Bacterial RNase P class A from a Patescibacteria group bacterium, 367 nucleotides, folded computationally. RNAcentral holds the sequence, with entries from ENA.
[in-house]
RNA sequence: CCGGCAAGCUAGGCGAUAGCUCCGUCUUUUGGCGGAGAGGAAAGUCCGGACACCAUCCGAAUCGUUAAAAAUUCGGAUAGCGAUAGUCGCUAACGGCGACGGGGAGCAAUCCCACGGAAAGUGCAACAGAAAAUAUACCGCCCCGAGCUUCGGCAAGGGGUAAGGGUGAAAUCGUGAGGUAAGAGCUCACGGCUGACGGCGGCGACACCGGCGGCUGGAAAACUCCUAUCCGGUGCAAGGCUGAGCUUCCGCCGCAAGGCGGGGGAAUGCCGCACAGAAUCGGACGGCAACGUCCCGAUCAAGAUAAAUUAUCGUCGUCCCGAGUUUAUCAAGGGAAACAGAAUCCGGCUUAUUGCUCGCCGACUUG
Numbered sequence: 001c002c003g004g005c006a007a008g009c010u011a012g013g014c015g016a017u018a019g020c021u022c023c024g025u026c027u028u029u030u031g032g033c034g035g036a037g038a039g040g041a042a043a044g045u046c047c048g049g050a051c052a053c054c055a056u057c058c059g060a061a062u063c064g065u066u067a068a069a070a071a072u073u074c075g076g077a078u079a080g081c082g083a084u085a086g087u088c089g090c091u092a093a094c095g096g097c098g099a100c101g102g103g104g105a106g107c108a109a110u111c112c113c114a115c116g117g118a119a120a121g122u123g124c125a126a127c128a129g130a131a132a133a134u135a136u137a138c139c140g141c142c143c144c145g146a147g148c149u150u151c152g153g154c155a156a157g158g159g160g161u162a163a164g165g166g167u168g169a170a171a172u173c174g175u176g177a178g179g180u181a182a183g184a185g186c187u188c189a190c191g192g193c194u195g196a197c198g199g200c201g202g203c204g205a206c207a208c209c210g211g212c213g214g215c216u217g218g219a220a221a222a223c224u225c226c227u228a229u230c231c232g233g234u235g236c237a238a239g240g241c242u243g244a245g246c247u248u249c250c251g252c253c254g255c256a257a258g259g260c261g262g263g264g265g266a267a268u269g270c271c272g273c274a275c276a277g278a279a280u281c282g283g284a285c286g287g288c289a290a291c292g293u294c295c296c297g298a299u300c301a302a303g304a305u306a307a308a309u310u311a312u313c314g315u316c317g318u319c320c321c322g323a324g325u326u327u328a329u330c331a332a333g334g335g336a337a338a339c340a341g342a343a344u345c346c347g348g349c350u351u352a353u354u355g356c357u358c359g360c361c362g363a364c365u366u367g
Stems, first nucleotide, its partner, number of pairs: 001367001002362004007357003012316007020037007039339001043350002046348005051235004055078008080231001082230004086100005101115001102113004116225002121223002124218001138165002140161005147154002173191006192215004197210003201206001239271003246264002249262005277300001279299005284293003318336004324330001
């Protein structure tokens, strides 16, 4: 230098001018002054939680009562064509994260896995192929063989055979020996896979060893079955307060017209809603780690409602090109800067995207 792997950081700084939203303050008003003003993903809305309200049943407490009922608060239940799934842990919770086990890809750094059962049952497998599942006989091999014969053989037909060929993503465990008419786990040796058992190690997934049995293919990411765990519903348009006009609803008054009060009522206004918590950063301690302790120190930061958070210029920084120069870590000059954008708030995942830095790997053939 090239190719690859992995982790982290970044998302421009400063100044000027003009402008927008909110807050504070001054002013009679227009307005002046001061302060604050998007993200690493604010996104997709795919998971999980906080928070809020609602439904039915049960229990407890409170209030109440002669005793109850009703009411309030708290706790539990809600069960389906539901969700999840290696193990152990972390967490408010998770389908997230960490560590570990097993399997797979790569020379390697490293990465990936929707990881119980196909011998519970139903169904599935394009094309090719004889056959795709109670295996099957196309070619080949072997046995028998009507008949024919130039006596060498040929051969309709019947049967055996999965060793060999061929097809396929996949063809009934592999190699060797025995065995046989030819063959075959048919038998044996070694090996592979697998099941329960015993021993040993581990909290566990699992691993190692031993003898015994089996080899009935694939896919559970088709339905499904088993085991364990979790789960009531709706989402800030939750929900609360207020409430103009209107009111065909209810009550009272009036002979009547009508009046008074209540109720309803605009995704209106205000609250929820943005200084204080599952908060962030640094340190200490515990843990391999995720994370925890809350021990010490620091920080407190948008709140719009069709939706503000911007634009232009200068300059510095970054990256690219580069006249020129003996060379250079020099340089006139020119160019570039993404994805996107809060809407109750958090924890994740996924997707989009700019530039930089540190580290690690490179077999065959020391790239």
The coordinates come from a structure-prediction model, not an experiment, and the mean pLDDT is 77. The gene name in the source record is rnpB. Lineage of the source: Bacteria > Bacteria candidate phyla.